[in-house]
Context: one part of a larger RNA
Molecule: large-subunit ribosomal RNA, domain VI
Organism: metagenome
RNA sequence: CGUUAGAAAAUUGAGGGGCGCUGACUCUAGUACGAGAGGACCGAGUCGGACGAACCGCUAGUGUACCUGUUGUAUCGCCAGAUGCACCGCAGGGUAGCUAUGUUCGGAUGAGAUAAGCGCUGAAAGCAUCUAAGUGCGAAACUCACCUCAAGAUAAGUUUUCUUUAAAAGGACCGUGGAAGACUACCACGUUGAUAGGCUACAGGUGUAAAGGCAGCAAUGUCAAAGCCGAGUAGUACUAAUUGUCC
Numbered sequence: 001c002g003u004u005a006g007a008a009a010a011u012u013g014a015g016g017g018g019c020g021c022u023g024a025c026u027c028u029a030g031u032a033c034g035a036g037a038g039g040a041c042c043g044a045g046u047c048g049g050a051c052g053a054a055c056c057g058c059u060a061g062u063g064u065a066c067c068u069g070u071u072g073u074a075u076c077g078c079c080a081g082a083u084g085c086a087c088c089g090c091a092g093g094g095u096a097g098c099u100a101u102g103u104u105c106g107g108a109u110g111a112g113a114u115a116a117g118c119g120c121u122g123a124a125a126g127c128a129u130c131u132a133a134g135u136g137c138g139a140a141a142c143u144c145a146c147c148u149c150a151a152g153a154u155a156a157g158u159u160u161u162c163u164u165u166a167a168a169a170g171g172a173c174c175g176u177g178g179a180a181g182a183c184u185a186c187c188a189c190g191u192u193g194a195u196a197g198g199c200u201a202c203a204g205g206u207g208u209a210a211a212g213g214c215a216g217c218a219a220u221g222u223c224a225a226a227g228c229c230g231a232g233u234a235g236u237a238c239u240a241a242u243u244g245u246c247c
Base pairs, nucleotide, nucleotide: 001152005163006162007161008160009159010158011157015149016148017147018146021049022048023047024046025045026044027043033038051106052105053104054103055102059100060099061098062097066093067092068091069090070089071086072085073084074083075082076081110144111143112142117137118136119135120134170247171246172245173244174190175189176188177187178186195240196239197238198236199235200234201233202232204229205228206227212223213222214221215220
């Protein structure tokens, strides 16, 4: 821009994409078969491999503005306590998120029409013949079925609702943000408000802060599950989402 008034939702599916794998063992059954040795079809079940998707409750990683320990050096006047730099200084842990090595799930099943092949009936050709008329079975391939995109499918579909003859329905700008994201887009919210920050509580991490008291000559221990804390879950308008403008 079109789809022929504008808009908000819900859909149909022309057409496209994805998936499609496979082993071992057990039962049937030491059965059928076979002199024996050996040893099934068909059918039922269990456990796997590789591959794929989703997710983070478990396990395990990462987690450079989380916590702790610690070396050297410098500064804060000194002690104490901190901070800067040294690969995040080094080391031990680790929330959310993102992940696999972790967890869950998937390939199924069925139908249609067939290939090679196997048939039935059956003439030409009194026989025979799956074929000439007719008719049946038959594969991971084909068409469906399963998952997914999809009306720019210009043949532009369908349904519901709203707004209108002088203006609306609706949308955008702007702002607070996001399990959305390069930008855009998408989604949530904008005081009739929990959108983000802050605060409070809790979860979770680290591991018992400083100061002081007590014990000890002291190191140290204890009062103390302490102190501190990023992303988590709730609550709470304290802060910022003002007022408005345009189509």